[in-house]
RNA sequence: AGAGGGCCGGGCGGCCGCGGGGUGUUUCGGCACCGCGAGGAAAGUCCGGGCUCCGCGAAACGACGGUGCCGGGUAACGCCCGGCGGGGGUGACCCCAGGGAAAGUGCCACAGAGAGCAGACCGCCAACGCCUUCGGGCACGGCAAGGGUGAAAGGGUGCGGCAAGAGCGCACCGCGCGACCGGCAACGGAAGCGGCACGGCAAACCCCACCGGGAGCAAGACCGAAUAGGGGCGGCAUAUGGGCUUCGUUUCAGCUCGUCGCCCGGGUUGGUUGCUUGAGCCGGCAUGCAAAUGCCGGCCUAGAGGAAUGGUCGCCGCCGCCUGCAAGGGCGGCACAGAACCCGGCUUACAGGCCCUCU
RNA sequence: CAGGGUGUAGCUCAAGAGAGUCAGAGCGCCCGGCUUGGGACCGGGAGGUUGCAGGUUCGAAUCCUGUCACCCUGACCA
Repeated sequence: AGAGGGCCGGGCGGCCGCGGGGUGUUUCGGCACCGCGAGGAAAGUCCGGGCUCCGCGAAACGACGGUGCCGGGUAACGCCCGGCGGGGGUGACCCCAGGGAAAGUGCCACAGAGAGCAGACCGCCAACGCCUUCGGGCACGGCAAGGGUGAAAGGGUGCGGCAAGAGCGCACCGCGCGACCGGCAACGGAAGCGGCACGGCAAACCCCACCGGGAGCAAGACCGAAUAGGGGCGGCAUAUGGGCUUCGUUUCAGCUCGUCGCCCGGGUUGGUUGCUUGAGCCGGCAUGCAAAUGCCGGCCUAGAGGAAUGGUCGCCGCCGCCUGCAAGGGCGGCACAGAACCCGGCUUACAGGCCCUCU
Repeated sequence: CAGGGUGUAGCUCAAGAGAGUCAGAGCGCCCGGCUUGGGACCGGGAGGUUGCAGGUUCGAAUCCUGUCACCCUGACCA
């Protein structure tokens, strides 16, 4: 100077408050005491689950959405760990939406001669044919080396070859196929074969493999109060039929006899529950490279409901400004942010500080 | 708290699905003409990092990801 990882993110005390809980007391209004009270992201709501309801019907096909190297972890994941391949860096290390383009379709603007089973503008050559003043010219043509266009022009360098050229031939490099070997696999190595074909785009349609029913705690349950179980419109039908079984269709099965949807109008704006003990946290041991898992021990750590977690004083810490020769003094501030059913992740925000490992 | 939607010129909207050359239209604004003057009318012009930041691609308003801002909807009973 840098790379990777972990942690903290003001501390202590006094006083006054706020929200739950417990104990005691009570004239049932309260009062006293004790104890608890935001986060690493509580955030964005981007994924995955638990839980609850939808009559948790069965199956097939389809649609839609998602994921996408391989193996493992997990309740599950688009997360994590380990590996493989590609790219970057001197390096520690970092990044990758990383299946399929020799299944199909489509697109590749402008420029350019030519943009997809390609092409000849400039250019190079003119051997073979004819003419010739022997310099060359003309014509049939040949070529893709060089220039030019473009994001991209159908391998690269060198030697040979040729009229000029060209994998046309050869050597090396690259590329494709690849017996066989290693690995669970992704993949790696590789005898040999092939003059080279098969451009890019799938965060275009698509193909392949796998996954997914819908809604969400304003889910849902109970109690209480009040009102007009009122009105309108529309759909399908009126029983070998219709409706429902929460993406659609079909089959089977079940329920029902009218049913479904939308709108207007009426009433309430209360209480209890779900509500916090859970894939929980801490420590140790074992297994494993690790993510993690298993066993043992200990701990209980917010549950509000327009919504508490605050204010103030003192001392200390850090930062900024002012003042002072200095010691010091004064003032201001202390990042991002703030639970709302609960977990596992990801992403984003974050003043300042500490620790470990490595280059 | 949950679900959904929208960001393009000063304002209201196009183009966006299936990417293509310079992102358009109306109103408004500015300048000139017409008029005694104003309006209307006619002619011309300016004005955009497509909310922001990355990525895919030769190329992004459009496709993908993240983020920011704004808007809409919602309880229960009968």
Two RNAs folded together computationally: RNase P RNA and transfer RNA, 437 nucleotides in total. Rfam match: Bacterial RNase P class A. Rfam links the family to the GO terms dimeric ribonuclease P complex, ribonuclease P activity and tRNA processing. The coordinates come from a structure-prediction model, not an experiment, and the mean pLDDT is 81.